About this RNA: This is a predicted structure of an 88-nucleotide RNA (c-di-GMP-I-GGC riboswitch aptamer) from Aquibacillus albus. The model forms 95% of the base pairs in the Rfam consensus. Its Rfam family is "c-di-GMP-I-GGC riboswitch aptamer". Rfam links the family to the GO term cyclic-di-GMP binding. The sequence was found by an Rfam model in a public genome assembly.
RNA sequence: CUGGAUAAUGGCAAAUUCAUCCGAAAGGUGAAGACGCAAAGCUACGGGUCUACUGCUAACUUUAGCUAUGACGGCCGAGUUGCCCAAA
Numbered sequence: 001c002u003g004g005a006u007a008a009u010g011g012c013a014a015a016u017u018c019a020u021c022c023g024a025a026a027g028g029u030g031a032a033g034a035c036g037c038a039a040a041g042c043u044a045c046g047g048g049u050c051u052a053c054u055g056c057u058a059a060c061u062u063u064a065g066c067u068a069u070g071a072c073g074g075c076c077g078a079g080u081u082g083c084c085c086a087a088a
Base pairs, nucleotide, nucleotide: 002088003085004084011037012036016032017031018030019029021028022027035074041080042079043078045077046076047075048072049071050070055066056065057064058063
C1' cells in the first nucleotide's frame, strides 16, 4: 500500500413514530427507533434522482407541461481526511 475477523475501542443510523421546530415543496432539524454501514466522515465536481415558491408555454380561472438557482453524500463515480488489526 492492497485487504477487512465470529477481534478490540468507539462511531453513524434506514423504515416507522412523535414535534407547539424550519421550508412553498422536495427535504432538513430534534427525540424515540435499528434495517444496515469500514468511511453510512467531509465536499454538489461529473452522472442520476426528487421538488417547483418563482419563471416560461399552453389552456383559460385554475389545470397541465417545462424549468434549479432548491434538495438528496444511506444512488453511482470523483476528490479529500481518518480509527483499529487477525489471516493473506